Annotation: This is a predicted structure of a 72-nucleotide RNA (transfer RNA) from Brettanomyces bruxellensis.

[in-house]
RNA sequence: GCACGUGUAGCUCAGUGGUAGAGCAUCAGAUUGCAAAUCUGUGGGUCCCUGGUUCAAUUCCGGGCACGAGCU
Numbered sequence: 001g002c003a004c005g006u007g008u009a010g011c012u013c014a015g016u017g018g019u020a021g022a023g024c025a026u027c028a029g030a031u032u033g034c035a036a037a038u039c040u041g042u043g044g045g046u047c048c049c050u051g052g053u054u055c056a057a058u059u060c061c062g063g064g065c066a067c068g069a070g071c072u
Stems, first nucleotide, its partner, number of pairs: 001071002004068004010024004018055001027041004048064005
């Protein structure tokens, strides 16, 4: 340089046009003499940035950024 993939909660990921979710973690409660474990519940999001298409975009399209792997 060329072509490709990934970017969503603190972490690991799902969600492919119509209300953003799960597990773990955090916090609170139950339980316990105290703790761990277990159970229940709560909070936490600029869906990487920007523009476009659409009644409606995390999702589709263009550009950019970061990371990964391939070819040269």

Its mean pLDDT, the model's own confidence on a scale to 100, is 81.
Rfam family: tRNA. Its family is annotated with triplet codon-amino acid adaptor activity in the Gene Ontology. Rfam classes the family as a transfer RNA.
RNAcentral records the identical sequence in 2 taxa.